Background:
The part of an RNA shown here (large-subunit ribosomal RNA, half B) has 1295 nucleotides and comes from a Minisyncoccota bacterium. Its mean pLDDT, the model's own confidence on a scale to 100, is 80. Rfam family: Bacterial large subunit ribosomal RNA. Rfam links the family to the GO terms ribosome and structural constituent of ribosome.
[in-house]
Context: one part of a larger RNA
RNA sequence: UUGCCGCUAAGGAACUCGGCAAAAAAGCGGCCGUAAGUUCGCAAUAAGGCCUGCCUUAUUUGUGCGUAGCACAAGGCAAUCCUUAAUUAUUUAUUUUAUAAGUAAUUUUUUUAGGAUUUUCUUGUGCUACGUAUAAAUGAGGCCGCAGCUAAAGUAUUCUCUGGCGACUGUUUACCAAAAACACAGCUCCCUGCUAACUCGCAAGAGGAUGUAUAGGGGGUGACACUUGACCGAUGCGGGAAGGUUAACGGUGGGGGUAGUUUCAACGCAAGUUGGAAUGGCUCACCGCCCGAAGCCCCCGUCAAUGUCGGCGGUAACUAUAACCGUCCAAAGGUAGCGCAAUUCCUUUUCGGGUAAGUUCCGAAGCGCACGAAUAGUGUAACGACUGGAGAACUGUCUCAGCGGCAAGCUCGGUGAAAAUGCGAUUCCCGUGAAGACGCGGGGUACCUGCAGCAAGACGAAAAGACCCCGGAAGCUUUACUGUAGCUUGAUAUUGGCUUUAAGAUUUUGAUGCGUAGUGUAGUGGGUAGAGGUUGAUGGGUAGAUUUUGGUUUAUCCGGACUCGACAAUGAAACACCCAUCUUUAAAAUUUUAAAUUCUAACCUUGUAGGUAAAAACUAUAGGAGACAGUGUCUGGUGGGCAGUUUUAAUGGGGCGUUAUCCUCCUAAAAUGUAGCGGAGGAGUUUAUUAAGGUUGGCUUGGUGCGGAUGGAAAUCGCACUUGACGUGUAAAGGCAAAAGCCAGCUUAACUGCGAGACCUACAAGUCGAGCAGAUGCGAAAGCAGAACUUAGUGACCCGACGGCUUCUUAAUAGAAAGGCCGAAGACAACGGCUAAAAGUUACUCCGGGGAUAACAGGCUGGUUUCGUCCGAGCGCUCCUAGCGACGACGAAGCUCGGCACCUCGAUGUCGGCUCUCCCUAGCGCCCCGCUGAAGAAGGUGGGAAGCGUAUGGCUGUUCGCCAUUUAAAAGGGAACGUGAGCUGGGUUCAAACCGUCGUGAGACAGGUUGGUCUCUAUCUGUUGCAGGCGUAAGGCUCUUGAGGGUAGUCGAUCCUAGUACGAGAGGACCGGAUUGAACGGACCGCUGGUCUGUCAGCUGUCAUACCAAUGGCAAUGCUGAGUAGCUACGUCCGGAAGGGAUAAGCGCUGAAAGCAUCUAAGCACGAAGCCUAACCCAAGAUUAUGAGCCAGUUAGCCGCAAGGCUAACGACGAUUCGUAGAAGACUACUACGUUGAUAGGCUCUCGGUGUACGCACAGUAAUGUGUUUAGCCAAGGAGUACUAAUAAUCGUGA
Repeated sequence: UUGCCGCUAAGGAACUCGGCAAAAAAGCGGCCGUAAGUUCGCAAUAAGGCCUGCCUUAUUUGUGCGUAGCACAAGGCAAUCCUUAAUUAUUUAUUUUAUAAGUAAUUUUUUUAGGAUUUUCUUGUGCUACGUAUAAAUGAGGCCGCAGCUAAAGUAUUCUCUGGCGACUGUUUACCAAAAACACAGCUCCCUGCUAACUCGCAAGAGGAUGUAUAGGGGGUGACACUUGACCGAUGCGGGAAGGUUAACGGUGGGGGUAGUUUCAACGCAAGUUGGAAUGGCUCACCGCCCGAAGCCCCCGUCAAUGUCGGCGGUAACUAUAACCGUCCAAAGGUAGCGCAAUUCCUUUUCGGGUAAGUUCCGAAGCGCACGAAUAGUGUAACGACUGGAGAACUGUCUCAGCGGCAAGCUCGGUGAAAAUGCGAUUCCCGUGAAGACGCGGGGUACCUGCAGCAAGACGAAAAGACCCCGGAAGCUUUACUGUAGCUUGAUAUUGGCUUUAAGAUUUUGAUGCGUAGUGUAGUGGGUAGAGGUUGAUGGGUAGAUUUUGGUUUAUCCGGACUCGACAAUGAAACACCCAUCUUUAAAAUUUUAAAUUCUAACCUUGUAGGUAAAAACUAUAGGAGACAGUGUCUGGUGGGCAGUUUUAAUGGGGCGUUAUCCUCCUAAAAUGUAGCGGAGGAGUUUAUUAAGGUUGGCUUGGUGCGGAUGGAAAUCGCACUUGACGUGUAAAGGCAAAAGCCAGCUUAACUGCGAGACCUACAAGUCGAGCAGAUGCGAAAGCAGAACUUAGUGACCCGACGGCUUCUUAAUAGAAAGGCCGAAGACAACGGCUAAAAGUUACUCCGGGGAUAACAGGCUGGUUUCGUCCGAGCGCUCCUAGCGACGACGAAGCUCGGCACCUCGAUGUCGGCUCUCCCUAGCGCCCCGCUGAAGAAGGUGGGAAGCGUAUGGCUGUUCGCCAUUUAAAAGGGAACGUGAGCUGGGUUCAAACCGUCGUGAGACAGGUUGGUCUCUAUCUGUUGCAGGCGUAAGGCUCUUGAGGGUAGUCGAUCCUAGUACGAGAGGACCGGAUUGAACGGACCGCUGGUCUGUCAGCUGUCAUACCAAUGGCAAUGCUGAGUAGCUACGUCCGGAAGGGAUAAGCGCUGAAAGCAUCUAAGCACGAAGCCUAACCCAAGAUUAUGAGCCAGUUAGCCGCAAGGCUAACGACGAUUCGUAGAAGACUACUACGUUGAUAGGCUCUCGGUGUACGCACAGUAAUGUGUUUAGCCAAGGAGUACUAAUAAUCGUGA
């Protein structure tokens, strides 16, 4: 010093983010008593109050045992009586009765049997009485102590009031979060009819379930109470089917290619060649049309589905407000309830309450930035290791610390790690420097070496920073892109039969056909002059079909023999009859397609029987269903369920914003070129008939002045001046008068093929271009013309599409197709263009890097900030400057907010508080002074001055700030916004969770809210102490000087002077003197207190000493009451001073420069808490190491001529080891003593503490009391006393 414990005066939460931690009270049991609220269960052990030991005694209620009595019940023996065949007989033994043992008799079977009464005995039960023992309760009397659940333990919860959230008990992040999160019962919605939905699985199959809608699965909400509003426009889901769109398959037509066949044309004498057409088999990844489902579009419904729920303006007779009105938009405009809230930015909202004081809390208000109704709204008893606020009680949390115990630390003995470690011979200040130096520069300081401590530094250790940025990855999301499982749709196969309907095709049969003219309903073409008729003609009736309403035609009946055509007429066409054929239409047959019904035999499935150990397979049979379903292939839709990926860059960090290509100017530094998220502007074209092009010819704009009818500032006319100010399609720059500007005529060079040579330039691109050939326009001609006064008006390669060349190439040949060449369009604007095709999020994160790049701190800077100076408009009655001071100007500082991005990202821990220290002055108080709009007092302002001092609380995490109350004053700053290897961890800033807002979502928020691991044994420097060595020219002892350093340094109040000076008064001093305090500091323990674990006493439980008594151990020292020495503060005493010297601001004397004036220049004197002294402490390692006093030599031997030297012995003086100790102490050291001795222990006495011992006697029934006895016991204090222990040994020196 730390940890764990014990105690604490006075105060009692003043501590702190917060009563954290701790403490105490309460606690067990008994009796009493208990509020609001309430879901009537609770709340509740609410709260609160009283009692509790020991002895004696009484009463009551029990219980056990014993004795006696009574009653009842059961049983045994005996006797008598009754019933009965019988209630026996006999033998042996002992002694007659009697008892014991044995034997025998009978019957279908059983009985030495049954019943009643009496006596007696035993047992049990109940009651009564007595005795004895015991338990509980109640009462009375008594006794002791400070204290009686006396300790401990158990039990057990400190209590009360009031919010939030969640109903509750439960569950959760094993290892930082236990919660308001999850779950929950209840409520509600959706799906599911059984081979259920759903889940797992490729499937078989399994779960669901050996369940069946009171069942199962999924979503939301979350007990209970009262409720749950409006909106179906969007998204989703359900339903619908008229229309639109839409795949595969199928059908059909066309097109292309090419064998074969037929034919035509041209050329040719012919053979034949070339070209075309038709037909036709084969073929094609070509095209059109028909058929073709779901989906989508479309319509309806649905919100306890996902979700959403307005703005502006005006208005009432004070003002304010707006019941009211208007208007716009919308699917509808937020209802009830609540509301500054776990939600409110502004905000510490406003009001009220609580407090001395309340950013928190409670109650209200409502402009709700940005509540709101099952992502539930509002309440709510009970519950909560949840989270706020207040109070009671209690306390070392605090004011403000102190003492004690134990364990470490320390010393000795033993054993013995780790991290870390560039090298070290490892100081301070100022400076420098990759911008914060032990190691560099300049100074200062410093003898060498350890031990114990402290943590300011070593940008300390630890972990290749988790924040930030860059690169990469991964998880997650979605209306990113592309796929895909699954689901779903149709076609087709498995897959069959009979019907019906509809549509289409073919065949057969029948009918049908009206312009006008014509007898009249003439389809078209052909043949022909006859045809039909008793197998019933003309005509008539009836019934159909059709119709152009005229008629035609069919069937049937009557009837019984003729009718039609040719000829003629009309007309474009002439008719009977026959053949063919067209339009429309009817029927039948065949066939195709579609829809529907039905059948049973595929396929699926159920039951029963057999089969098996049981199943399964299989067989048989009876059903259901049925060509559906299921499955395969193809196909459309849906599809973050799953997968792979993308999601640009620049950037004074990143993000947001902006920008990204081209043109013009400036920056640009007189060639060219030149950056910046530098300063300014533009472009993504326009013009072809009135060309803005070419050419030829002609013309001159604008402005100003003057003059002139309407006529004005500007219309048109004239003159003069002005050199370009006008104009140029479009920006700017450079140009432009024989104009490049304006007008007119004629026109198309806004041409084709080329191109010497240059400019520019990384490349690719881009630019200019005389001249040649062809064809052309204008002009008389020379000539000019390959667009525009010039510079913007744009896009590589690939790809597919288009036009042209027919003349280029071509895989057997031919053709086709494809390619090539020329021309022109399509876009990449992130504009040298990544892919045909692409968004987000990460606080659950990860990896690689960066101080190339941000947040903290430092550095540079000084815009901002703070402070100052100058000027002086104005204020100040007058008056710039007592005090202020606009508009402006100039500085300083390095505290604020910034800028920069220089050290640090292989880590420099971040706000605030606590603790502790030093510094600055731009001075808050105290001191000295000037001016004052200074009468005094109190002030204002300025100068000097850093010596000392500079508050406690309420609120908040706060710094800050506001408030309350004090004070002489409650100054401002710096030290990595001083200080986390010193503490804390409330805030911020990981993982959980809630609210509001944003987002489709994953998620996000300098928005709010609850919760949430703070490691390090000190090597070096530094620093506080303590030792050892050596030095201080021989050694030792004692006492000193003081270079230097440190400490201290504060202020109030009262009284006197004096109610004086001053002042009208009210008020009210300077100077000087005295007293007393606050805080701070030092010392001490006589007093007051604290503590005092080897003192004394009391008390409980238990064990032991055999027991009683008396003691001892343990229970935190067991608990409790006191307490000596010591140590201590809350206690006591003392301190700051006074004086001297030199000064600051200032005030002066004399006094010139400058005949005056002047505090100054020479000279002289004053003047402050400040400076130097003085006071106290350390101090000669003050290497300059001080000074003074004191202490000490003899003998013997040897060497030497001698001076002297060497050796040995003894011994004075001094010191040490060692020992006994200590108010000294980590160890050392220091101090006292060591027999010539009181150093410690012991002993005796005593101070003091406790409080009257044991034993005995007496009193009492006993507990207990009284006497002996102010006893007994006692640690550290004092005195005395050698009983014990201080034995013994060593070293230095003599010059």